[in-house]
RNA sequence: CUCUUAUCAAGAGUGGGUGAGGGACGGGCCCGAUGAUCCCCGGCAGCCUGUGCGGCACGCCGUCACGCCCGUGCGUGAUGUGACCGAUGUGUCGUCGCAAGGUGCCAACUCCUACGGAACCAAUUCCGAGAGAUAAGAG
Numbered sequence: 001c002u003c004u005u006a007u008c009a010a011g012a013g014u015g016g017g018u019g020a021g022g023g024a025c026g027g028g029c030c031c032g033a034u035g036a037u038c039c040c041c042g043g044c045a046g047c048c049u050g051u052g053c054g055g056c057a058c059g060c061c062g063u064c065a066c067g068c069c070c071g072u073g074c075g076u077g078a079u080g081u082g083a084c085c086g087a088u089g090u091g092u093c094g095u096c097g098c099a100a101g102g103u104g105c106c107a108a109c110u111c112c113u114a115c116g117g118a119a120c121c122a123a124u125u126c127c128g129a130g131a132g133a134u135a136a137g138a139g
Base pairs, nucleotide, nucleotide: 001139002138003137004136005135006134007133008132013041015040016039017038021031022030023029026113027112028111042106043105044104046103047102048101049099050098051097052096053094054093055092056091057090058089059088061086062084063083064082065081066080069077070075110131115128116127117126118125119124
């Protein structure tokens, strides 16, 4: 950089430094010397990861019941089915919890809109696409 999938209505500072821009892009509308941006500190918890709890499935073990074979009634011999609010492991799921390790994020719905459509006289509202962002996987 490209592709695939998922998500984008929640959340996050009266800190230190810097010192004029910023909100992706066009149009708007905003933010900004009562401090933009970036760095540090701090924070948040969507994805990944780890972990707890709960559900389900499966494996192994145990116990019990039943069946069957062997055999000398006995048998810690051989073999199968079922049950268990028994134990344990693995996988998977969750409007669930925790951690903050990998990332990400910390004005405004992704600030709104741009393309197509629906409702409406209109204002306006809603739906979808595109674009963008982030994560995970692949190239």